[in-house]
Formats: sequence, C1' cells, structure tokens
RNA sequence: ACGGCAGGAGACUCUAUCGCUGCAAUUUUUUGCAGAGGAAAGUCCGGGCAACGCAGAGCGCCAUACUUCCUAACGGGAAGGUGCCCGUUUCUUUGAAACGGGUAACAGCAAGUGCCACAGAAAAUUACCGUCCGCCAAAAGCGUGAUAAGGGUGAAAACGUGAGGUAAGAGCUUACGGGUGUUGCUGGCGACAGCAGCAUGGGGUAAACCUUAUGGGUUGAAAGGUCAAAUAUGUCUGGGUUUGAGGAUUGCUCGUCCGAUCCAGGCGGGUAGACCGAUAGAUCCGUACAGUGAUGUGCGGACCAGAUCAAUGAUAGAGCCCCUUAUGGGUGACAGAAUCCGGCUUAUACUCCUGUUGUUACC
RNA sequence: GGUCCAUUCGUCUAGGGGUUAGGACGUCAGGUUUUCAUCCUGGUAACAGGGGUUCGAAUCCCCUAUGGACUA
Repeated sequence: ACGGCAGGAGACUCUAUCGCUGCAAUUUUUUGCAGAGGAAAGUCCGGGCAACGCAGAGCGCCAUACUUCCUAACGGGAAGGUGCCCGUUUCUUUGAAACGGGUAACAGCAAGUGCCACAGAAAAUUACCGUCCGCCAAAAGCGUGAUAAGGGUGAAAACGUGAGGUAAGAGCUUACGGGUGUUGCUGGCGACAGCAGCAUGGGGUAAACCUUAUGGGUUGAAAGGUCAAAUAUGUCUGGGUUUGAGGAUUGCUCGUCCGAUCCAGGCGGGUAGACCGAUAGAUCCGUACAGUGAUGUGCGGACCAGAUCAAUGAUAGAGCCCCUUAUGGGUGACAGAAUCCGGCUUAUACUCCUGUUGUUACC
Repeated sequence: GGUCCAUUCGUCUAGGGGUUAGGACGUCAGGUUUUCAUCCUGGUAACAGGGGUUCGAAUCCCCUAUGGACUA
C1' cells in the first nucleotide's frame, strides 16, 4: 500500500413543477406548516394501557439460574468473580506468574430415577488374557479362591509419580502433586481469593426426567367503549339437558354466582358506516453535577407522521460517489409506520474509525 | 394486526438421541410374453439453511427461510 474478517458511526443533499395524507387559517378555494426507520422487520422478551362480577383455593404448566448494581420492568444492560482458549512480557524452562483480548444456557449428577449404541471381561455391586494361592508327584486341568499393577476395547475404564509393603497386588501405607467436600482465620457489600487443619477417592449426561430458589392470574387494540343503520323470537336435520345442560374470555379440580334452554350443520332474512381508544411521552436536544460504568438528578430549549385498504410519490436540473485521458456513461444498499414504549435478534451498497489477520515492496 | 403449527427420496409418509434413515407409488435396468399391460428381481433417489449442547443430532435448544391453520 492492497485485501479478508469482526465491532462501531453515518447511511445521499439542494432547487423547481405536478400530486397524496394530516393540522391551522380563510376571502370557500386558496394559503401556510408537518409528513417513515436504524432496523418501522422477526413477533423473541419486558412494561404502559384495556377487558374479564368476587383478580377465591389447590394442582398443573411456563420461564429464569455465578455476584453486585442499573431500570417502570425484563430472559436486557453495566461493573466484577470463576473456568476455558489465544497473544505479549518476565522468571525460568516447557511450566508458572503478570498484563491484554475473546468466550461460557456459569445452580445441583456428592438428593433420587433413567440412559451411555458398537466394541470391550466390565459403562459403575467389573474380571477375558494375565499375576498369585490351593487341589494334583508334575504338566494339562479344576476352584461360589485372591488381586486389579500390566495387555487389549472405547468418546469415556475407577487419582498421577516415587518409595515401602505383599504369596501376587492394590490409597493398603507414606512423601510430593493435583481434585472434591468441610472447618477456622484474613481480605472483599458479594460471587470469590489466600493461608492452615480435617475428611474423602466419588465416570459422564439436567439444551434427560427431576430437585432447589425466584417470578408469572388469563387474554391482547380484531382488547374495550359510544353513536348510527338494520332486525326473523324464521325453518329443517342430528345430539345434550331440572338426575342441572350451558354460561360467568383462566389447562384441570373444588368453591361462588346466573341458569331453561344449549350445541353442530343445511336453507333463508338483515346490516356491513362513523367516532373514541390513538399519538405530549419511562419523549427529544443541549448543558452542569454524581457515579469506574450502565444510569440518575437539576436547569434551559423543542413539539417531531397519525393513515383505516391505508398518505409519505413522480419528473427535470445541480452537487456527492465510481469508471474513463477527456467528451461521456453509470450506481446509491437493507428495507417501508398500523395502540405506544424499553430491549434482543436478524438484514444492510457505499464512506469513515478501531481491532485483528494475510500478501507484496522498502528500511 | 394477533396466536399457533409444520418442513424427511420426484410424490405421500414412518422413525422422537446410537451402527448403512424404513415403506408405498413413481422412475431406471433385467426377466416373463409373439408384443403391450399385469407380475417377479435388482438399482437410483431425501432429513429446508446456519450455529450450539452431546462421545454421537433427522430427533434436543437458538436464529433464519418457506408454507399452512385459527381469530371480528
């Protein structure tokens, strides 16, 4: 210098003409102002708001899972702890420590149950070969014998090394190392870390059932409310029901209340419009302070889409960017509000910044 | 707008952690027949895409894509 990957920021600008939606004013047909996003997306979480008569009880179901904090709340975020991986430096030698970066569905398998194919003796109450002992004169062979060092199988094999010990062996004993549990002291709000003591030898799997702790009542703007319009309490078939059907938006049961008609299908009749909810709010911008930070508080300023079959567009010119010597030509991604807000996840041409990595050239 | 479900050979499907993913129809080759059909034998052909958990994933979890159902 060029390229790849990851993360972050911005993500076309201006003018004219003709339109579309909303608001305001008005001379009543004109004028003025405003008019998509960082994700409006996926609908994955959380909340506002609304309805369900008494938000009744139990069971079930779902979600979360190191600690502290932030927040209206969260499965989100910040700061830390621990494990693993990578890089650099140092000591010293192939290990340790420090620093930096990345990453983790990071409670519990030492509560119980289940599962671990094939291979292998055995997948957790192991014994095929082997070693040893006994029977036998010996070998071969046999044994409710002993053992778990060595071999072999597997993704995984019952702490590792040395010494002692033994018939042969084995944490059987011991030294060192490392693992787990636990007690005490010190530091820290805490997760945890360091030191000392004691105990222990315990496979893996909870994105297997499950246990523990915490949280969740259900539904979701087609919620819900107001007005207008139109009404047929029609008819046929099947089924249930005062021995309580059915209903009260909550999976099941109980409780409480209403209760004489209810459910499914066919034919047939009517209506199919308007408004509220609904756009000023955990809002945005600037600044000061507090805090490591997420964030909070104070002050000043701003008003920033509101449609309902769904507006936010089209044309022309100029600039920005790319190719070309130039004339000239071309490109601008992902995507489009639908009750609102805070997050997460996913998509994203081009430009800029940061980190990392590769190639080439020079010193 | 909201809620829920599914995706496996060309088509319809089974399989719900374990050795080479099974079946039917289709298709291809051979046989039978004078020939065709039927019939018989054999072959071909698939876990929507990506990531994770696990020794091991079509299966369990997450994201994405596509399709479908219900709801006034």
This is a predicted complex of two RNAs, RNase P RNA and transfer RNA, with 435 nucleotides together. Rfam match: Bacterial RNase P class A. Rfam links the family to the GO terms tRNA processing, dimeric ribonuclease P complex and ribonuclease P activity. The family's RNA type in Rfam is ribozyme.